[in-house]
């Protein structure tokens, strides 16, 4: 969300608790009978006839049919068998009988009793009710004696004897019944074989138990039950015990072995509130029957009674959830009856539910202007929605009206009629429909009545916009959301199924993820510590035997139904009917005998046994040696020893320590010695001796399969531990001191108990490892060793140990490979996702400590783990580089200031840049202006520029007033033109603008490792693969340079080189340069004439290539004070920055996607701030002075810049500048280089050092120098005397030092920054070490990669959970004690003609109470660990 129809199914929970209705009756053809009603008579009181209800007695049926699944783990079900251990009402068949008495009671009739249910008592009565008597048989029991047969007890059969036992009527005279006996069939009962869930954290269990004998019972065997005997009986092949649970055909799922379930149909049990218990019957221990406890409910006069829906319906109620108080016997079965017929909630129909299964349908055709509308885009327009709609034209299932209208029915029954003959049979008509006026059919009408749902990120069919910003949400799993979300939400679109769709929930598949089929233990979980050996399991060669396994055939049964498949009815399908097929099992026969078994034989290679040779740290108990340590005694000696990184604690003048000598005692055995050797492991080490075991090897003498494994069991079993007595040198937990350290309950020292050892006795664990269980055949080489044989030269065989490779062998790989983790087999032990967890808890050993058993749960996570692979990284190794260290020279850090940052501060103090890779950086110029900030005042569309259009002709400009100014007011001048129009301003319209966010949407640029030498490719080759190779190895370089080797060849980007400057020379060329050598001129002076040589300019060119030459080296190269050479080994400097890292900086250089602002985050203006100041850091300038300062003199550069510009030169000014004013748009003209030198001063002082700060006078720029500018001059003279921890630069024309130019600029806080050029060093043994950085290798639990992962307590929070004084609970056994109904024995004086009974009593027993245990469960003060969260 819903149009139809068909066929099915419908309390899965509370076997919970019922109001009302029905569900079992029936027969008058078994008796008695009568209330009634008709008619007929009547003395009106009744009588008679008929016809005849309900209730009784009586048969027969209530044990079927219906429901439900408590219980039950059992002969309960399956399935198969057997009863010589049975029973069967009604039906069939056979061949018999069905005589003759006799008491009763019910019923009705009278009297009570009680509120009722129901009940007493009298009198009277009938039967197919009940007794007795006859008759009896193939019946029953006992004797006897026979035949026949089997399956063990025994059976059948026939025969005698004795004994005992039946019967019923009715009637229409046809029948229908009755009664013994046999057999049928049917239904039943009982024994057995097999087969049937979980837990061993349930190992022991049984006293009627398990067996005999004898009796009882039963329909029957039977300890069913009782007595006596006897001491069995079941259990590891799982007894008992507890939990669970009705079995079974069959139903889901799977290929298939299996897993899972027992709804509806059908069979079998079991129940019938709950529990016993009989009775009645053929049959019950009885769902709509009784009696007894009990609980619950209901009535009730309180004395008493009555009930049982798990039958259909129906009600609470419980639940996520399941229907009507329906119709009818027409039909199919059922009881009863001769039968009509009755009666049936069995059944057949009907209603309700989209629960499910099928079926149909909502309409078909055409229709392009691709409409409108959404929706989307790169958006003058295109896609999409989509022939979809409208519009024509067709059809009419269904639904809706009307009208016809079925099978299902055939019989029993009645009639007819035929046949024999009066009843059976056949034939014909006739009677019966709940459903239902349904199904079907036909007519009408008119697209008319008729689509939803979920989905769209991957698995998985289907995509975009929008809003949402880790929010709201989403979600089977990975996972999605932090401003561009195909994953949330919404819309458009599309998928997908469709009168249904999603959702949840379970169960199989997938999962070979418990694996018989089909896995597995070296590292992932997983091989027991090791051996012994019992039960089992499995077992060598021939030839027989038998036929349990095993294979063939044939038989029986494996209900129907379901599955499969053929045919067939419903219009088709679901659905139904018919055949056939199946049904893997069992049980019984018959055959075969290769394999396995049995049995009995033999064989000898498995296996043992014996001789012989030999082995050894193999055990065990004694005995013994010598070296050290220690301790004691004496001697000698004199100050320390000892210990450590460094110390110290400790020992010594009461003489250590060192030495010599005796002497004690305990433990352990050097050398050999090893990749050694023995044992089962564990382990075994000085020599000898006893005892004992072991082992190969040879021999082939002895046995003959005698063997392998090996659950429980059972021995051994390192260390540490315990206990009991002993020792006790040396080491040494535990302590104590000293150190170390932040601390050091450790590493180190000095001491030291226990222990280490010995005897006993016990623990029973270990990374007990080869992380590899024993046992046996097979399967390729190399090389050692140990001990053996022949053989002794080589070799070669057997057992054993080891190294290293092979399989187109094996493994995820690592790796392993005859000592196998290969190829088979045969036993055993273990695993099945991490954590919880080897824990709880129960048991079991042990003094304890703890072991074992137990991988128990809740819980919780989506992983955890193993093996290799790129990297990273290591207080991991190996090489190697760099001003990385070290050596050096100088500086920072301390002072003053100058400048940048922090932080405060402010109305702003704008914004970025922050380890190295921010901080004299963006800034190569902040007084406005820059300027983005801030306060105030103003505009709203400014500049530019386009188009189009209007208008003015000037418009700019210049003065004024107000104002801080912007702006406002106002006053003045006032075009060209070829007449097209230029040019301008003005307005109108469109196009703005934004130093706003976002450098984590980007693009360009950039820093930084790093000028580190690395970073890849294509073929081709290894690997299952990620990846590796190449690129590694030896050398070699500054270099991944080159060389040589090489499954690897070859390429790219990087390095090199090409480029530019400089160092040489050379040609060319001579101006503005330059001047040797002539000449002129001058105080001088390339100043001139000239010159082209030098310099020097600025084009070509040459030169340096490890190119010669020794040496080493295979080469690549590398050494060499070579030589030559201006220059030697990249000459020296730049420019150059691989792949890539840091989400590294910039959105404010520019560009740019998205978002924000639009009388304003936009523009314009004044003033202000960007320059503040307790502080705190970085860069840096001047300095502390004598290698200096100061005065005077007197040399020498380079690069660059210049016209609003540099300015010579003159005059003025102390100065800064001013004022005249030559050159020069520059190799021409312009700038006093300084340091230095050379003199003279100053002598260590806060100074003639230092120059801050402050006061005062000025100049210049510029509108303007107050916040805020540079400079001068006068004064003033302030910290500072070489700088703590600590840290930077620099290896040669560098470092230091000293000046000088430039960009930017009006000017300038510049001491910055870019260049330039003078003078000009020390010092590098070196590579241990800090830092960085490169190759190779190594470990890894990391891979946002060590700035990493993680471990533990402690602190808070939720959860599950163990223990626990205790508390309440439940099922169950034991034991006592009571003890109903009831059968059963006994009794029975009382009742009956008998049968028999009331009565009373005895055993058992339901149930009830008591008691002491076990077990289970719930909860609890407190207590214990565990697991999950954020920070």
């Nucleotide at each position: 969300u819903a149009g139809c129809g068909g066929c099915a199914c419908g309390c899965u929970u509370a076997a919970c608790a019922c109001a009302u209705g029905c569900a079992a009756g029936u027969c008058g053809a078994g008796g008695g009978g009568u209330a009634u009603a008709u008619c007929a008579c009547u003395u009106c009181g009744g009588u008679g006839a008929u016809a005849g209800a309900g209730a009784c007695c009586g048969g027969c049926g209530c044990a079927c049919g219906g429901g439900u699944g408590c219980g039950u783990a059992a002969c309960g079900c399956g399935u198969a068998u057997g009863c010589a251990a049975c029973c069967u009402a009604c039906c069939u068949u056979u061949a018999a009988c069905u005589g003759a008495g006799g008491g009763a009671u019910a019923g009705c009739c009278c009297a009570g009793a009680g509120a009722a249910a129901u009940u007493u008592g009298g009198a009277u009565u009938a039967a197919u009710g009940c007794c007795c008597c006859a008759u009896a048989g193939c019946g029953u029991a006992u004797u006897g004696a026979g035949u026949c047969g089997g399956c063990a007890u025994c059976g059948a059969c026939a025969c005698a004897a004795u004994a005992c036992u039946a019967a019923a009527g009715u009637c229409u005279c046809g029948g229908c019944g009755g009664u013994a006996a046999a057999a049928g069939a049917u239904g039943g009962g009982c024994a057995u074989g097999c087969g049937u869930u979980u837990u061993a954290u349930u190992a022991g269990u049984u006293a009627g138990u398990u067996g005999g004998u004898a009796a009882g019972g039963u329909a029957a065997c039977g300890g069913c039950u009782u007595a006596c005997c006897a001491a069995g009986a079941c259990u590891a092949c799982g007894a008992u015990a507890a939990a669970u649970a009705g079995g079974g055909g069959u139903c889901c799922u799977g290929a298939g072995a299996g897993g899972g379930a027992g709804a509806u149909c059908c069979c079998c049990c079991a129940c019938a509130c709950u529990g016993g218990u009989a009775c009645u019957g053929a049959g019950a221990c009885a769902c709509g029957g009784a009696c007894c406890a009990g609980a619950c409910u209901c009535c009730u006069a309180c004395g008493g009674g009555a009930g049982g829906c798990a039958g259909c319906a129906g009600u609470g109620a419980g639940g996520a959830a399941u229907a009507u108080u329906g119709g009818u016997c027409a039909a199919u079965g059922g009881a009863g009856g001769c039968a009509a017929c009755u009666c049936u909630g069995a059944a057949c129909c009907a209603g309700c539910c989209a629960u499910g299964c099928c079926g149909c349908g909502u309409g078909c055709a055409g229709g392009a202007a691709g409409a409108c509308g959404g929706c989307c885009c790169u958006a003058u327009g295109g896609g999409u929605u989509g022939u979809a709609a409208a519009c024509u034209g067709c059809u009419u299932u269904u639904a809706u009206a009307c009208a016809g209208g079925a099978a299902g029915a055939a019989a029993c029954c009645u009639c007819u009629c035929c046949a024999c003959g009066u009843g059976u049979g056949g034939a014909g008509a006739g009677c019966u429909g709940a459903c239902g006026g349904u199904a079907c059919u036909g007519u009408a009408a008119g697209a008319a009545u008729a689509a939803g749902c979920a989905c769209c990120g991957g698995c998985u069919a289907a995509c975009u916009c929008c809003g949402u910003g880790c929010c709201a949400g989403c979600a089977g799993c990975c996972g999605c959301g932090g401003u561009a979300a195909u994953a949330c939400g919404g819309a458009g679109g599309g998928u997908g199924c469709a009168a249904g769709c999603g959702u949840u929930a379970u169960c199989c598949g997938g999962a070979a993820u418990c694996a018989u089929u089909g896995g597995g233990u070296u590292u992932a979980a997983a091989g027991g510590g090791u051996c012994c050996g019992u039960a089992g399991g499995c077992g060598g060669g021939c030839a027989a035997u038998u036929a349990a396994g095993u294979c063939a055939g044939a038989g029986g049964u494996g209900a129907a139904a379901u599955c499969u498949c053929c045919c067939g009815g419903c219009u088709c399908a679901a659905c139904c009917g018919g055949g056939a097929a199946a049904u893997g099992g069992c049980c019984a026969u018959u055959g075969a005998u290769a394999c396995u078994g049995u049995u009995a034989g033999u064989c000898u290679u498995g296996a043992a046994u014996u001789a012989u040779u030999a082995g050894g740290a193999a055990g065990u108990a004694a005995c013994u040696a010598g070296a050290a340590u220690a301790u004691g005694u004496a001697g000698u000696g004199u100050a320390g020893c000892g210990g450590u990184g460094a110390a110290a604690u400790g020992c010594u003048u009461a003489g250590a320590g060192a030495u010599u000598a005796c002497a004690u005692g305990g433990a352990a055995u050097a050398c050999c010695a090893a990749u050694u050797g023995c044992g089962a492991a564990g382990g075994c080490a000085g020599g000898u001796u006893a005892c004992u075991a072991c082992u190969a090897a040879u021999g082939g003498a002895u046995u003959g399969a005698c063997g392998c494994u090996g659950a429980u069991g059972g021995a051994c079993g390192a260390a540490a531990g315990c206990g009991u007595g002993g020792g006790u040198a040396g080491c040494g937990a535990a302590c104590a001191g000293g150190a170390u350290u932040a601390g050091a309950u450790a590493c180190c020292c000095u001491g030291g108990u226990a222990g280490u050892c010995c005897a006993c006795g016990c623990c029973g664990u270990a990374a007990a490892c080869g992380a590899u269980g024993g046992a046996c055949a097979c399967u390729a080489g190399u090389u050692g060793u140990u001990g053996g044989g022949c053989a002794u030269a080589a070799c070669u065989u057997c057992a054993g140990u080891g190294g290293c490779u092979a399989a187109g062998g094996c493994g995820a790989a690592a790796g392993u490979g005859a000592u196998a983790a290969g190829u088979a087999u045969c036993c055993c032990a273990c695993c099945u996702g991490g954590g919880g967890a080897g824990u709880a808890c129960g048991g079991g050993c042990g003094c304890a400590a703890g072991c074992c058993u137990g991988a128990a749960a809740a819980c919780u996570c989506a992983a955890a783990g193993a093996a290799a692979u790129u990297g990273a990284c290591g207080g991991g190794g190996g090489c190697c580089c760099g001003c990385a260290c070290a050596a050096g020279c100088g500086g920072u850090g301390g002072a003053g200031c100058a400048u940048g940052u922090g932080g405060u501060u402010u109305a702003a103090u704008u914004c970025g840049a922050u380890g190295a890779u921010a901080c004299g950086c963006g800034a190569g110029g902040a007084a406005c202006c820059u300027u983005a900030c801030c306060a105030g005042g103003g505009c709203u569309u400014a500049a530019a520029u386009g188009u189009a259009g209007u208008g003015g002709g000037a418009c700019a400009g210049g003065g004024g007033u107000g104002g801080a100014a912007a702006c406002a007011c106002u006053c003045u001048u006032u075009u060209c033109u070829u007449c097209g129009g230029a040019c301008u301003c003005a307005u109108u319209a469109c196009a703005a603008g934004g130093u706003g966010c976002u450098g984590c949407a980007u693009g360009g640029u950039u820093g930084u490792c790093g000028u580190c030498a690395g970073c890849u490719c294509g073929u081709g080759c290894c690997g299952u693969g990620a990846g590796g190779u190449g690129u590694c190895a030896g050398g070699u370089u500054a270099a991944g340079u080159c060389c040589u080797a090489u499954a690897a060849c070859g390429a790219g980007c990087g390095c090199a080189a090409c480029c530019c400057c400089u160092g040489u020379u050379g040609u060319u060329a001579g101006u503005u340069g330059c001047c040797a050598g002539c000449g002129a001129u001058u105080a001088a002076a390339g100043u001139c004439g000239g010159g082209a040589a030098c310099u020097c300019u600025a084009a070509c060119a040459a030169g340096a290539c490890u190119g010669c030459c020794g040496g080493u080296g295979c080469a690549a190269a590398c050494c060499g004070u070579g030589a030559g050479g201006a220059a030697g080994g990249u000459g020296g400097g730049g420019a150059u920055g691989a792949c890539g890292u840091c989400a590294a900086a910039u959105c404010a250089u520019c560009a740019c996607g998205g978002c924000c602002c639009u009388u304003a985050c936009g523009u314009c203006c004044u003033g202000g701030g960007c320059u503040a100041c307790a502080c705190a850091c970085g860069u840096g300038c001047u300095a502390c002075a004598a290698u200096g300062g100061c005065c005077g003199g007197u040399a020498c550069a380079a690069u660059g810049a210049g016209c609003a510009g540099c300015c010579a030169c003159c005059c003025c000014g102390c100065g800064a500048g001013g004022g005249g004013g030559a050159g020069c748009g520059a190799a021409u003209c312009u700038a006093u280089a300084a340091a230095a030198c050379c003199g003279g001063u100053c002598a260590c002082a806060g100074u003639u050092c230092g120059g801050a700060u402050c006061g005062g006078a000025g100049u210049c720029u510029g509108c303007a120098a107050c916040u805020c500018g540079a400079c001068u001059c006068c004064g003033u003279g302030a910290a500072g005397c070489u700088g703590g921890a600590a840290u930077c630069g620099c290896u040669a024309g560098u470092a230091a030092u000293c000046g000088g130019a430039u960009a930017u600029c009006a000017g300038c806080c510049a001491u910055g920054a870019u260049c330039c050029g003078g003078u000009g060093a020390a010092u590098a043994c070196g590579u241990u070490c800090c830092c960085g950085g490169g190759c190779c290798u190594u470990g890894u639990a990391c891979a946002c990669a060590c700035c990493g992962c993680c471990c533990g307590u402690c602190a808070a929070g939720c959860c599950a959970u163990g223990g626990a004084a205790g508390c309440u609970g439940g099922g169950g056994g034991u034991a006592c004690c009571u003890g109903a109904a009831g059968u059963c024995g006994g009794u029975g004086a009382c009742c009956g003609c008998a049968a028999g009974g009331a009565g009373c009593u005895g055993c058992c027993u339901a149930g009830g109470g008591u008691a002491a245990a076990a077990c289970u469960a719930g909860u609890a003060a407190c207590u214990g660990g565990g697991g999950c969260u954020a920070a």

Small-subunit ribosomal RNA from an uncultured prokaryote, 1431 nucleotides, folded computationally. Its mean pLDDT, the model's own confidence on a scale to 100, is 82. Its Rfam family is "Bacterial small subunit ribosomal RNA". The RNAcentral record of the sequence draws on ENA.